RNA sequence: UGACAUCGCUAGGGGUGCUUUGCUGAGAUGAACCUUGUGUUCAGUCCCUCACUACUUGAUCCGGGUAAUACCGGCGUAAGGAAGCGGAACAAAUCUAUG
Numbered sequence: 001u002g003a004c005a006u007c008g009c010u011a012g013g014g015g016u017g018c019u020u021u022g023c024u025g026a027g028a029u030g031a032a033c034c035u036u037g038u039g040u041u042c043a044g045u046c047c048c049u050c051a052c053u054a055c056u057u058g059a060u061c062c063g064g065g066u067a068a069u070a071c072c073g074g075c076g077u078a079a080g081g082a083a084g085c086g087g088a089a090c091a092a093a094u095c096u097a098u099g
Stems, first nucleotide, its partner, number of pairs: 004099003007086004011049006017023002029043005034037001055080003061074004
């Protein structure tokens, strides 16, 4: 100096379902508003940030199963999808996490 892994900082992306109160999951919470809708917004929580692995679309999809569901499998290395840094938003100087 470079690569990889881990931790961290900042910024960003995203889900919050079904319901017989139990199921799956990392996460299934609370509040406000109206136009009462598969609505919007805010907060919380958890996950993800270059990618086979957050999540979305196809999808009112296909097979199985359930009281029911994005419950399981397929589709699926599908098409999309948000990144930089380490005195860590920006500018200058000095510095430069662990293995």
Molecule: TPP riboswitch aptamer (THI element)